Molecule: Glycine riboswitch aptamer
Organism: Planomicrobium sp. YIM 101495
């Protein structure tokens, strides 16, 4: 002195799906029950591959990703949240 990955903070962008129905209370909100849906908070599962075991061929075990799958959680007007992404600042210190 260039300032990558990564992390934190703030700000911006950010999809999908019933303002469902019934009862009670009730200004709004909200409680209980009934189904119907969504995937991009979080969570869970798995391929290839690798390693080991066994003993010559398969099998078993472990590690093993996601925007895939599941829908536990969460969500289904607005608001809030929101994976991901952009900008700024700080940390960081790959590479040169």
């Nucleotide at each position: 002195a260039u300032g990558a990955a990564u992390g934190u903070a703030c700000g911006g962008g950010g999809a999908g799906a019933g303002a469902a129905c019934g009862c009670g209370a009730u200004u709004u909100u909200u409680g209980c029950g009934u189904c119907g849906c969504c995937g991009a908070a979080g969570g869970a599962g798995c391929a290839a591959a690798u390693a080991a075991g066994c003993u010559g061929g398969a099998c078993u075990u472990a590690u093993g990703a996601a925007u895939c799958u599941c829908u536990c959680a969460g969500g289904c007007a607005a608001a809030a949240a929101g994976a991901c992404u952009c900008g700024u600042a700080c940390a960081g210190g790959a590479c040169g």